[in-house]
Molecule: Bacterial RNase P class A
Organism: soil metagenome
RNA sequence: GAGUCGGUCGGGCGGCCGCGUCAGCGCUGUGCCGGGAGACCGGCGGGGCGAUGCCGAGGAACGUCCGGGCUCCGUAGGGCAAGGUGGUGGGUAACGCCCACCCGGGGUGACCCGCGGGACAGUGCCACAGAGAACAGACCGCCGCAGCCGGUCGCGAGGCAGGCUGCGGUAAGGGUGAAACGGUGGUGUAAGAGACCACCAGCGUGCCGGGUGACCGGCACGGCUCGGUAAACCCCACCUGGAGCAAGACCAGACAGCACGCGUUCGAGGGCGGCCCGCCCGAGCGUGCGGGUAGGUCGCUAGAGCGUGUCGGCAACGGCACGCCGAGAUGGAUGGCCGCCACCCGGGUGCGGGCGACCGCGCUCGGGGACAGGACCCGGCGUACAGACCGGCUCAU
Repeated sequence: GAGUCGGUCGGGCGGCCGCGUCAGCGCUGUGCCGGGAGACCGGCGGGGCGAUGCCGAGGAACGUCCGGGCUCCGUAGGGCAAGGUGGUGGGUAACGCCCACCCGGGGUGACCCGCGGGACAGUGCCACAGAGAACAGACCGCCGCAGCCGGUCGCGAGGCAGGCUGCGGUAAGGGUGAAACGGUGGUGUAAGAGACCACCAGCGUGCCGGGUGACCGGCACGGCUCGGUAAACCCCACCUGGAGCAAGACCAGACAGCACGCGUUCGAGGGCGGCCCGCCCGAGCGUGCGGGUAGGUCGCUAGAGCGUGUCGGCAACGGCACGCCGAGAUGGAUGGCCGCCACCCGGGUGCGGGCGACCGCGCUCGGGGACAGGACCCGGCGUACAGACCGGCUCAU
């Protein structure tokens, strides 16, 4: 200097005015219950006002993509279908998340990527080009035989080289293609070919060593070699009741029923994604039209919580000890103004360094400040983010 991986912040200080929950204090009304002849006394709750005090948005609050806690459906039983995940081991409440490792690929490297089980269960697809794309295949070639044609050499018999046609052999060479039924070298052959041989890669079988495992390494033997694609359908392994805080519970209050159909133990209807079975509830249910209510309280924030230290572990993470409590709104709160400082960008200028390009410090002027805001709560992932800082590792000099 470049790269790569991880982490932190995302303005600070002060002043003025203004908000919200909660707490206790003061003032002021008020509902119900009990006692009392009454005045009053006691208990429980709740409204308004005032001043005071603590606290008051995020790393993503966004996406609604996963997993849960929690609530309700009497149980959530079996199967089909449907959906999800997909190397191994670990972490976790759980996951499609996180950590470590294995294999494959990329990179000099630190590192990064992977819809990572199965193509010998089956069905598809591989355009165009090409002879032929998986029980394949002969275009150009190479070789053999037969016939024909001319050239050349020769006195002649005939020889040499070539061309065309037909039949047969061949898949080594060339071509096509993203990909062509192993690679290199040889033996052999008319010419070739794993036909055979050596070495290599791959596959299969057996054995040995390392590892919890995925896998890695080695030895021996062997047919010689049986494409790719599952992010195509599919097969295999594992997982999955449903709905969701507008869940649900309680209080108060208001209203209006009518018609049709089915049914009352020979069972209508119901048991919240679809279907079947099982089991259970059941005397009223279903459909259409019409009417009333939509108010209040709870759920609602002390948690699979956070911080520090220490121990175990490669790590994710876990144990122990001590400490902390950081919005709970409900037409929906935390805002506005001012001053100073800090940071970033640009201009001007002075000083210093430097051959120079430029760099550092000071002063001054102007501008800028991202992504973006709860609503039951957590664990993740994905996406967005102006600017500032810290650390590890790699490569080059």